[in-house]
């Protein structure tokens, strides 16, 4: 070359089935507690979903091409 599978906040993930406000744990920032730390209780902040295009009213989801990563296969 051919074939399969992933890519989504900082980290690990779900979310595609059926296309309709992106959410879940750890982390991070305030507050409550406490003499103080951790633990536990609210409460925020952080994605423009690998990257350019197409379909659509509407795309993380369909679709085309590329770019990375893991595998198979000779």
């Nucleotide at each position: 070359a051919g074939c399969g599978g992933g890519a989504u906040g900082g980290u690990g993930c779900a979310g595609u089935u059926c296309g309709g406000u992106a959410g879940c744990a750890c982390g991070c920032c305030g507050g409550c507690c406490u003499c103080a730390u951790a633990a536990g209780c609210c409460g925020g902040a952080a994605g423009u979903c690998g990257u350019g295009g197409g379909u659509u009213c509407g795309a993380a989801u369909c679709c085309c091409a590329c770019u990375c990563c893991c595998g198979c296969c000779a």
Molecule: transfer RNA
Organism: Streptosporangiaceae bacterium